[in-house]
């Protein structure tokens, strides 16, 4: 200088407050005479975080739904393990970055199917000839040679030249994110897995590895058949019911309304000309539902600390000890002094495990 892990998050003293809890005293109310409730006073003790945050995952708890299976939709995705569970954590593998400690990774499947690849470039998937290279093959033109002849040509085999046409070539240049294995030797007209050696790759077998991922080691085999993208559809494997503490449970007034019984009663009122009929109506007791309000859920929990044991580790087991906010306008604050100048991000609301984000200053340890 760097890298990884762990920890702290002002201390002390004084004054004035705030929210629960416990004890005592006094007053009031109730009482089954044991106490209970309430108000006041006094005393004691407790009172935010590493993220309480974002509400992004996973679970507990509660209510509703649910025989079982399938489809759809969504999520997760190398392998093994940890865990209540996870998209988290640990270890390992592979790939990338770094001199290194170490860091990062949507990291299943592309020889099931469908699809996509801008620009550039000749060509973008069982491709492609722009430049360059070649002159083997076919043609063209010209030369040499031979034959014939009307001396100007005609025909012919081989060969040379030109690189004009047909053509060969994926070795070279150039384009691109990507151009259909790499290096060398042979080979060839020039080239090319065309042939061979080595490397790479595929397949098979054996060993190694936590019966794994892997491709680390060995053997055999194949000239390469299988380019990329699945954060494109898709395929495969696994997971997922919904709503949330304003969940939910209990107690329960006034007023209004509902039901049952008794009573006035052969009543009264309405309808109607009248009777029957139909409808309505007072008081009392009891019952049940709901509202206001109150209680609960509420903090003892996958809890914390110390020690031992097992495990590389995440973590697990055992023993001992501890109790550490619980409100409903919602508390945890303000001031002064001092220490060294005291300061960042930030405030619980049912609970817990994670992830992510914010953060002054400082301490300890491992490693490069």
């Nucleotide at each position: 200088a760097g890298u990884c892990g762990g920890c702290c998050a002002g201390g002390c003293a004084g004054u004035c407050g705030c929210c629960g809890c416990c004890g005592c005293a006094u007053g009031c109310g109730g009482u089954u005479c044991g106490c209970c409730g309430u108000a006041u006073g006094c005393g004691g003790g407790g009172g935010a975080g590493g993220a309480a945050a974002g509400u992004c995952c996973g679970g507990g708890c509660u209510c509703c739904a649910c025989a079982g299976g399938g489809c759809a939709a969504g999520g997760u995705g190398c392998c093994a393990g940890g865990u209540a569970a996870c998209g988290c954590c640990u270890g390992g593998g592979c790939g990338g970055c770094g001199c290194g400690a170490g860091c990062c990774g949507a990291c299943g499947g592309a020889a099931a199917g469908u699809g996509c690849a801008a620009c550039a470039g000749a060509g973008a998937a069982c491709a492609g000839a722009c430049a360059g290279c070649c002159g083997a093959a076919c043609g063209a033109u010209g030369g040499c040679c031979c034959a014939c002849c009307u001396c100007g040509g005609u025909g012919g085999a081989a060969u040379c030249a030109u690189g004009c046409g047909u053509g060969g070539u994926g070795a070279u240049g150039g384009u691109g994110a990507a151009a259909c294995g790499g290096u060398g030797c042979g080979g060839u007209a020039a080239g090319a897995g065309c042939g061979c050696a080595c490397c790479g790759c595929g397949c098979g077998c054996g060993g190694g590895g936590c019966u794994a991922a892997c491709g680390c080691c060995g053997c055999g085999u194949g000239g390469c058949a299988c380019g990329g993208c699945a954060a494109a559809c898709c395929c495969c494997a696994c997971c997922u019911g919904g709503a949330g503490c304003a969940a939910g449970a209990c107690c329960a007034a006034a007023u209004a309304g509902g039901g049952a019984c008794g009573u006035a009663a052969u009543g009264c009122c309405g309808u109607g000309g009248c009777c029957c009929g139909c409808g309505g109506u007072g008081c009392g007791u009891c019952c049940g539902g709901g509202u206001a309000g109150g209680u609960u859920g509420c903090u003892u929990g996958a809890g914390c600390c110390u020690g031992g044991c097992g495990g590389c580790g995440a973590c697990g087991c055992c023993a001992g000890g501890c109790c550490u906010a619980g409100a409903a306008g919602a508390a945890u604050g303000a001031c002064u002094g001092u220490c060294u100048u005291a300061g960042a991000c930030a405030g619980a609301a049912c609970c817990c495990g994670g992830c992510u984000u914010a953060u002054c200053g400082g301490c300890c340890g491992g490693c490069u």
RNAcentral holds the sequence, with entries from MGnify.
This is a predicted structure of a 368-nucleotide RNA (Bacterial RNase P class A) from uncultured Pseudomarimonas sp.
Its Rfam family is "Bacterial RNase P class A". Rfam describes the family as follows. Ribonuclease P (RNase P) is a ubiquitous endoribonuclease, found in archaea, bacteria and eukarya as well as chloroplasts and mitochondria. Gene Ontology terms of the family: dimeric ribonuclease P complex, ribonuclease P activity and tRNA processing.
Of the family's consensus pairs, 91% are formed in the model.
The coordinates come from a structure-prediction model, not an experiment, and the mean pLDDT is 76.